[in-house]
RNA sequence: GCCUCAGUGGCUCAGGGGUAGAGCGAUGCCUUUUUGGUAAGGCAUAGGCCGGGGGUUCAAAUCCCCCCUGAGGCU
Numbered sequence: 001g002c003c004u005c006a007g008u009g010g011c012u013c014a015g016g017g018g019u020a021g022a023g024c025g026a027u028g029c030c031u032u033u034u035u036g037g038u039a040a041g042g043c044a045u046a047g048g049c050c051g052g053g054g055g056u057u058c059a060a061a062u063c064c065c066c067c068c069u070g071a072g073g074c075u
Base pairs, nucleotide, nucleotide: 001074002073003072004071005070006069007068010024011023012022013021018058026045027044028043029042030041031040032039051067052066053065054064055063
């Protein structure tokens, strides 16, 4: 220098044109348990406008272009 893949709540990831989701974690409540401010289970709530910019479209996390970051490969 070229090619490929990835970047989405605190973390790990899904979603590949039509209201942005899950698990873990956080917070609150309930139940059981414990000498205990411990442990387990359940329910609820909050939290991201999708790496940055531009374009296409009625509509973009999703398609196109440029750039940034990371991983892998080729020379």
The RNA shown here (transfer RNA) has 75 nucleotides and comes from uncultured Methanobacterium sp. NCBI's taxonomy places the organism under Archaea, Methanobacteriati, Methanobacteriota, Methanobacteriales, Methanobacterium. Its mean pLDDT, the model's own confidence on a scale to 100, is 83. The sequence is in RNAcentral, with records from MGnify.